[in-house]
């Protein structure tokens, strides 16, 4: 120096055929409880790694690129 996977909520992680984005845990609140915990109920919380490109429409296609993993040289 080159292949391959991955980069979506604070964390782990889906996301179909391009139709605009979600689970779990955590975090807040409000029920219960002498209180805590559980557990039910509701909320908040997203430049989708960037940065160009096709498209009515892009988390998805395309190039370019950064950062981690992991092969080969």
């Nucleotide at each position: 120096g080159g292949g391959c996977c991955g980069a979506u909520a604070g964390c782990u992680c889906a996301g179909u055929c391009g139709g605009a984005a979600g689970a779990g845990c955590g975090c807040c609140g409000c029920a219960c409880u002498c209180g805590c915990a559980u557990u039910g109920c509701g909320g908040a919380g997203g430049u989708c790694g960037u940065g160009g490109g096709u498209u009515c429409g892009a988390a998805u296609c395309c190039c370019a690129u950064u950062c981690g993993g992991u092969c080969c040289a």